The RNA shown here (SAM riboswitch aptamer (S box leader)) has 146 nucleotides and comes from a Streptosporangiales bacterium.
[in-house]
RNA sequence: UGCUCAUCCAGAGGGGUGGAGGGAUCGGCCCGAUGAAGCCCCGGCAACCAUCCCGGUGACAUGUGCCUUAGCCGAUGAUUCGAGGCCGCCCGGGACAGGUGCCAACUCCGACCCACGGUCGUAGGGGCCGCUGGGAAAGAUGAGGA
Numbered sequence: 001u002g003c004u005c006a007u008c009c010a011g012a013g014g015g016g017u018g019g020a021g022g023g024a025u026c027g028g029c030c031c032g033a034u035g036a037a038g039c040c041c042c043g044g045c046a047a048c049c050a051u052c053c054c055g056g057u058g059a060c061a062u063g064u065g066c067c068u069u070a071g072c073c074g075a076u077g078a079u080u081c082g083a084g085g086c087c088g089c090c091c092g093g094g095a096c097a098g099g100u101g102c103c104a105a106c107u108c109c110g111a112c113c114c115a116c117g118g119u120c121g122u123a124g125g126g127g128c129c130g131c132u133g134g135g136a137a138a139g140a141u142g143a144g145g146a
Base pairs, nucleotide, nucleotide: 001146003144004143005142006141007140008139013042014041015040016039017038021031022030023029025111026110027109028108043103044102045101048099049098051095052094053093054092055091056090058089062088063087065086066085067084068083069082071081107138112135113134114133115132116130117129118128119127120126
């Protein structure tokens, strides 16, 4: 940098430094000299990953795994069949806080499509508006792999 998957209406800020921007983009609307971004220190939130514990299902997530075995099969070549147990995988719950992340506003709202409501229009797969709902796109974060 791009790919895949999951999540995004919850939660959590003080100090120092710095000195005008910041909220990804565009539009809106906000935050900011009662001090923005950045950097440093301390604190906090959350629980994606890691670690540990409990429970559960078995072809939507199950494996050439390990052990046992009186079944089945086997030199026309078995040992990858069956049964039982364990582990792992998968699902649900919990503990912890090691690796990240985060600590104005729902990802601040919208952007593209659909529905609904309002309104305009003589027509149109029509225009405009919405402090209404759904989906997508984009973005962010994590995990995995390239």

The organism belongs to Streptosporangiales, within Bacteria.
The coordinates come from a structure-prediction model, not an experiment, and the mean pLDDT is 79.